A computed fold for a 351-nucleotide RNA from a Woeseiaceae bacterium, annotated as Bacterial RNase P class A.
Rfam family: Bacterial RNase P class A. Rfam classes the family as a ribozyme.
The model forms 94% of the base pairs in the Rfam consensus.

RNA sequence: GGAGCCGGCCAGGCAAUCGCUGCGCGGUGGAUUUCGGUCCGCGGCGGGGAGGAAAGUCCGGGCUCCACAGGGCAGGGUGCCAGGUAACGCCUGGGGGGCGCGAGCCCACGGAAAGUGCAACAGAAAGUAUACCGCCAGGAAACUGGUAAGGGUGAAAUGGUGCGGUAAGAGCGCACCGCGCAGGUGGCAACACGCUGCGGCUAGGUAAACCCCACCCGGAGCAAGACCAAAUAGGAAAGCGAUGCCGUGGCCCGCGGCGCUUUCGGGUAGGUCGCUCGAGGCCGCCGGCGACGGCGGUCCCAGAUGAAUGAUUGCCCACGACAGAACCCGGCUUAUCGGCCGACUCCCACU
Numbered sequence: 001g002g003a004g005c006c007g008g009c010c011a012g013g014c015a016a017u018c019g020c021u022g023c024g025c026g027g028u029g030g031a032u033u034u035c036g037g038u039c040c041g042c043g044g045c046g047g048g049g050a051g052g053a054a055a056g057u058c059c060g061g062g063c064u065c066c067a068c069a070g071g072g073c074a075g076g077g078u079g080c081c082a083g084g085u086a087a088c089g090c091c092u093g094g095g096g097g098g099c100g101c102g103a104g105c106c107c108a109c110g111g112a113a114a115g116u117g118c119a120a121c122a123g124a125a126a127g128u129a130u131a132c133c134g135c136c137a138g139g140a141a142a143c144u145g146g147u148a149a150g151g152g153u154g155a156a157a158u159g160g161u162g163c164g165g166u167a168a169g170a171g172c173g174c175a176c177c178g179c180g181c182a183g184g185u186g187g188c189a190a191c192a193c194g195c196u197g198c199g200g201c202u203a204g205g206u207a208a209a210c211c212c213c214a215c216c217c218g219g220a221g222c223a224a225g226a227c228c229a230a231a232u233a234g235g236a237a238a239g240c241g242a243u244g245c246c247g248u249g250g251c252c253c254g255c256g257g258c259g260c261u262u263u264c265g266g267g268u269a270g271g272u273c274g275c276u277c278g279a280g281g282c283c284g285c286c287g288g289c290g291a292c293g294g295c296g297g298u299c300c301c302a303g304a305u306g307a308a309u310g311a312u313u314g315c316c317c318a319c320g321a322c323a324g325a326a327c328c329c330g331g332c333u334u335a336u337c338g339g340c341c342g343a344c345u346c347c348c349a350c351u
Stems, first nucleotide, its partner, number of pairs: 001347004006342005012316007020049002023046003027042006051322001055333002058331005063221004075217005080094005095109001096107004110212002115210002117206002132151002134147005159177006178201001179199005184193003225273004235264006244258005280299008317320001
């Protein structure tokens, strides 16, 4: 100098003017008052006013209401080990497998000797049996028997190499490698190591197929939910009036209905709360490889409800991407112009 890899951070800047929104403190006009205040309006000052993803709503939690003795079934989810956390399907560290020269990256990575199912086409044969070509023996031949070394099919073919052995062959025998089981050693564990013994090999693949095993899971969501509360209509109770009117009936009694006032309760319009101080940000020290935790100091940083966060002008540069809160928080995923900082790897050149 080039190429790459991992982590953290920023998200055009400055100034002026005019606005919008909610908060605090004064001023002022009005209403009300139990004289403490409260509400409505106008104007002033001060400070706040979108994001790293506010997004998708895919996980996890807080909060709220409903349900709930306990246990089980069904259903759903997760799935190597240990740790972190309020919790997680997230994160950290480790193990195993794969990719890369490397820094590093990727992986639903429990169980296939509990059972069931599946494997198109090709092929003799796709799970426990079998033999198309070939090889060997017999036979004149047809064919019969032996064999699985070699060839052929397939995504996948019944351990591999060598020596012995044989008619030809074959774990048939042996050595080494591989595999399985048991033990030992190291490790909290996943797991690793021929360190020891046993087994000639039996036990092929597939579980984001059924299934088995272990662990976890009640439902709905801020339009949750709580409070205040008109008008109109309807409901309940009490009271008031001619014992009036209407219906039933031939008539009386009776029964049913009709009026006004007050109170009560439920709901609607409307309003208030929930609402933002929080598993919070920043700094320092300590513990830990780390995720993270502890202690101390310091800061307050949108809270709307027709719903604000904008517009214009000037200057500068590297010419500005994706995108807009609506109960809150932790993650994941997706979108994104550019730029800064730090750790590391590979290549080239020079010293």